[in-house]
RNA sequence: AGCGGAGUAGAGCAGUUGGAAGCUCGCUUGGCUCAUAACCAAGAGGUCAUAGGUUCGAAUCCUAUCUCCGCCA
Numbered sequence: 001a002g003c004g005g006a007g008u009a010g011a012g013c014a015g016u017u018g019g020a021a022g023c024u025c026g027c028u029u030g031g032c033u034c035a036u037a038a039c040c041a042a043g044a045g046g047u048c049a050u051a052g053g054u055u056c057g058a059a060u061c062c063u064a065u066c067u068c069c070g071c072c073a
Base pairs, nucleotide, nucleotide: 002071003070004069005068006067007066010025011024012023013022019056027043028042029041030040031039049065050064051063052062053061
């Protein structure tokens, strides 16, 4: 070089026949408590690896590229 898998919030992961992004932990604020933890509620946080293409519409389909893991010689 070739083949397969992975890349989505600070971390770990969902999201499959294309209709526009969520869960757990963490973070912030409030409630509860004498106070802290726990518990309850709300909130912030995302160029969905990058760039093109198809489509009315793409995390999802197509092409190329980058990074990581594995297979083969």
Molecule: transfer RNA
Organism: Saprospiraceae bacterium